Source information:
c-di-GMP-I riboswitch aptamer from Desulfofundulus australicus DSM 11792, 89 nucleotides, folded computationally. RNAcentral records the identical sequence in 2 taxa. RNAcentral holds the sequence, with entries from ENA and Ribocentre. Taxonomically the source falls in Desulfofundulus australicus (Bacteria, Bacillati, Clostridia, Peptococcaceae). Its Rfam family is "c-di-GMP-I riboswitch aptamer". Rfam describes the family as follows. GEMM was predicted in a large-scale screen for bacterial structured RNA regulatory elements. Genes associated with GEMM are involved in a diverse array of functions, including chemotaxis regulation, signal transduction, secretion and chitin. Its family is annotated with cyclic-di-GMP binding in the Gene Ontology.

RNA sequence: AUUGUCCAGGGGCAAACUUCACCGAAAGGGAAGGGCGCAAAGCUGCGGGCCUACAGCGGGCUUCCCGCCACGGCAGCCGGGCUGCGACA
Numbered sequence: 001a002u003u004g005u006c007c008a009g010g011g012g013c014a015a016a017c018u019u020c021a022c023c024g025a026a027a028g029g030g031a032a033g034g035g036c037g038c039a040a041a042g043c044u045g046c047g048g049g050c051c052u053a054c055a056g057c058g059g060g061c062u063u064c065c066c067g068c069c070a071c072g073g074c075a076g077c078c079g080g081g082c083u084g085c086g087a088c089a
Stems, first nucleotide, its partner, number of pairs: 003089004012038002017033004022029002036076001042082003046079003049074003056068005
């Protein structure tokens, strides 16, 4: 240095849930609290999957409703790619 394994002391991250005169059409995100879990729960929407549907397109019984659709998201759904800490072999 590489590969494999791990029962985590210190240190790290932080699910549900709560709050917000925060961003967003929504999904979702941010901040504070919280702590289920995590050895990549660090980064990356590249493949699959999932969520949403403002705008757009199509339709209808046209103040509205329905369908389609990602250019919006989820990295703590599974793979791929990139990077990294400790112990042991």